Transfer RNA from a Deltaproteobacteria bacterium, 75 nucleotides, folded computationally. Its Rfam family is "tRNA". Rfam describes the family as follows. Transfer RNA (tRNA) molecules are approximately 80 nucleotides in length. Gene Ontology term of the family: triplet codon-amino acid adaptor activity. It was read from a public genome assembly.

RNA sequence: GCCGAUGUAGCUCAAUGGUAGAGCAACUGACUUGUAAUCAGUAGGUUGGCGGUUCAAGUCCGCCCAUCGGCUCCA
Numbered sequence: 001g002c003c004g005a006u007g008u009a010g011c012u013c014a015a016u017g018g019u020a021g022a023g024c025a026a027c028u029g030a031c032u033u034g035u036a037a038u039c040a041g042u043a044g045g046u047u048g049g050c051g052g053u054u055c056a057a058g059u060c061c062g063c064c065c066a067u068c069g070g071c072u073c074c075a
Base pairs, nucleotide, nucleotide: 001071002070003069004068005067006066007065010024011023012022013021018055026042027041028040029039030038048064049063050062051061052060
């Protein structure tokens, strides 16, 4: 340099172009002598960035960025 994959909550991951969710973690409460466990609830998101298409984009298109993998060249 070329090709491909991935990028969504603190972590791991969902979501057929039509209300962005789950588990774990965090916080609050219940229970318990207390802790853990268990149960109930709360909060947490510019969906990597900028544009485009569309009535509507996490999803489709273009460019860029980051990570990972493969290939090639040079030393």